[in-house]
RNA sequence: UGAUUCUAGUAAGGAGAGACCUCUACGGAGGCGCCGAAGGAGCAAGUGGUAUUAGGCGAGUAUCACGAAACUCUCAGGCAAAAAGACUUACUAGAGGAC
Repeated sequence: UGAUUCUAGUAAGGAGAGACCUCUACGGAGGCGCCGAAGGAGCAAGUGGUAUUAGGCGAGUAUCACGAAACUCUCAGGCAAAAAGACUUACUAGAGGAC
């Protein structure tokens, strides 16, 4: 000097599913039916440890830990509009410090 990356903010884009029924102080609440892209939760391959075996190694088996998502769950959230919205792009600020 300053990249990938990370955090926050701003702007734009941004899906899905009942404008269902009842009540209401009109803010919502309850009931049934649904959705997955705030958040949250779960695990595959694999890696490591322990145990097991006539002895050693390996393999196998059992068990424990680590282990991804846009997959799965539907707790939360959502199902007209509004709000929210993973993610994408651009910019700003900060962290960081590759070449």